About this RNA: Predicted 3D model of a 526-nucleotide part of an RNA (large-subunit ribosomal RNA, domain I) from a Thermoguttaceae bacterium. The coordinates come from a structure-prediction model, not an experiment, and the mean pLDDT is 85. It matches the Rfam family "Bacterial large subunit ribosomal RNA". The organism belongs to Thermoguttaceae, within Bacteria. It was read from a public genome assembly.
Context: one part of a larger RNA
RNA sequence: GGCGUAUGGGGGAUGCCUCGGCGCCAGGAGGCGAUGAAGGGCGUGGCAGUCUGCGAUAAGCCCGGGGGAGCUGACAAGCAAGCUUUGAUCCCGGGAUCCCCGAAUGAGCCACGUGCUGAAUCCAUAGGCGCGUGGCGGCGAACCCGGCGAACUGAAACAUCUCAGUAGCCGGAGGAAAAGAAAGAAAACUCGAUUCCCUUAGUAGCGGCGAGCGAAAGGGGAACAGCCCAAACCGCGGGGCUUUGCCCUGCGGGGUUGUAGGGCCCUCCACAUGGGAGUUACAAAGCGGGGGUUAGCGGAAGUGUCUGGAAAGGCACACCACAGAGGGUGACAGUCCCGUACGCGAAAGCCUGCCGUCUCCCGGAGGGUACCUGAGUAGGUCGGGGCACGUGGAACCCCGACUGAAGCUACGGGGACCAUCCCGUAAGGCUAAAUACUCCCUGGCGACCGAUAGUGAACCAGUAGGGUGACCGAAAGGUGGAAAGAACCCCGGAAGGGGAGGCAUUGAACCUGAAACCAUACGCCU
Repeated sequence: GGCGUAUGGGGGAUGCCUCGGCGCCAGGAGGCGAUGAAGGGCGUGGCAGUCUGCGAUAAGCCCGGGGGAGCUGACAAGCAAGCUUUGAUCCCGGGAUCCCCGAAUGAGCCACGUGCUGAAUCCAUAGGCGCGUGGCGGCGAACCCGGCGAACUGAAACAUCUCAGUAGCCGGAGGAAAAGAAAGAAAACUCGAUUCCCUUAGUAGCGGCGAGCGAAAGGGGAACAGCCCAAACCGCGGGGCUUUGCCCUGCGGGGUUGUAGGGCCCUCCACAUGGGAGUUACAAAGCGGGGGUUAGCGGAAGUGUCUGGAAAGGCACACCACAGAGGGUGACAGUCCCGUACGCGAAAGCCUGCCGUCUCCCGGAGGGUACCUGAGUAGGUCGGGGCACGUGGAACCCCGACUGAAGCUACGGGGACCAUCCCGUAAGGCUAAAUACUCCCUGGCGACCGAUAGUGAACCAGUAGGGUGACCGAAAGGUGGAAAGAACCCCGGAAGGGGAGGCAUUGAACCUGAAACCAUACGCCU
């Protein structure tokens, strides 16, 4: 010096663990905000750094309910001072307080009411300026509707095309949104609002007919719900005029349709101690009850002995079970604790038309008449866009420009166009459910992770730290059953070590504690 073995050091792999995370299911909730939110700043405790709570009434104040012996939040023990069966702490409901910033607002905008003023233009109107009242504003994970709208990429290059109306930005709304009661789809003696799923079908088609894009009817399901205006006509009120009338306008009645319907006139029948409907549209609110929810409550049954530091383990003999889910307890507990099955519970708040109260509504037929049935609309031309459909034979829908009907013997559609036939009734509006999503609450589950995993974050993490900034962004869990956190003795200045104690090489650089690497002892070889 090498190899081997052993014992240590070193190191923190591995195993075990889990107040954390991930995914899914069910139910709930689906908003908060000028009555000042979300989010912050600064304060606030007897001693008070951080977290949590709270707000100058500041780990809290008042009331109601629950609960029943301790309590003055956590890291975090201690000291001090107190509270509490006259019911504290704690939990739930309601109320009070709630500094400063933040939409941040003593503003601005919109609507309505009202006053003053006041053009072209006499009156007037538009406009302007005030005042009052109400609303809006900002935040929020995804879902939804709308406006604007890429590129990489694919086409094995690339331009039409694709990616994709995606990402992104903006506006808006709701618990869902959107759509929705046929100017539909079709071609059967047809169906009968919308939405969603399965299928039709990778079909019909579209397509530098390349890449690729890609229906619908029909069928089967989920869920089902239909309505209101405008107009004709009638009545009441207001206003303007060329006042014995016309026009405009407000309100009420009427009326809502495509086998057309309605108005008006005539004729006939019927009519309420009855019938129908309703809080999501079709009118609209309460009140009471019931149910749910926001604290909770009851809840069966085991002892002995052995080992052990400790019994829930072994042995023995019992018991309960609508409860042998699960967790905890010094090792593995149905019967020790919390629970579990089952049953019960609310003064107050919230939710819920489930029931009652309550509220609202109630005509039809025949004949005549030709009064009404949404106009700068439909349609056309040009330019675009959307439809699976890229201009194509290109219908249909939407937008811009220019044009521009008919009005029920009417009008639109049935994929150029025409005819026949059939279907429908545009140019006003509302509408639950089936559908989408999950920032959040509750419960449950997992051939999900187990600290280099699982969230970036199990731990005071969006922290420390980096960056001018937008933004980027960690590492870091485990003594033990219990601190019983090592009295006392020895070496030493201390650190540290050796004894002792302790079930324990569990000693705080603390469970287990691998390997590299280091040391010591012994053996062998050189």